[in-house]
RNA sequence: GGGCCCUUGGUCUAGUCUGGUAUGACAUCACCCUUACAAGGUGAGGAUCUCCGGUUCAAAUCCGGAAGGGCCCA
Numbered sequence: 001g002g003g004c005c006c007u008u009g010g011u012c013u014a015g016u017c018u019g020g021u022a023u024g025a026c027a028u029c030a031c032c033c034u035u036a037c038a039a040g041g042u043g044a045g046g047a048u049c050u051c052c053g054g055u056u057c058a059a060a061u062c063c064g065g066a067a068g069g070g071c072c073c074a
Stems, first nucleotide, its partner, number of pairs: 001073007010026003020057001028044005050066005
């Protein structure tokens, strides 16, 4: 220098092909349970989806560019 892949709550992750309320688990918080703790049960909060621009009534999703990371080629 070239090619491919990845980036989504604190962590991991579904969703991207086929645009239309962003999913689940763990963790956190409250309550229940317990003498108490843990486990368990119920509920709640938490991500404008790496960034910029474009297309569109509407973008995590499509298009262009950039950044970071991984693999391969040279």
This is a predicted structure of a 74-nucleotide RNA (transfer RNA) from a Candidatus Woesearchaeota archaeon. Its Rfam family is "tRNA". Rfam describes the family as follows. Transfer RNA (tRNA) molecules are approximately 80 nucleotides in length. Rfam links the family to the GO term triplet codon-amino acid adaptor activity. NCBI's taxonomy places the organism under Archaea, Nanobdellati, Candidatus Woesearchaeota. RNAcentral holds the sequence, with entries from ENA.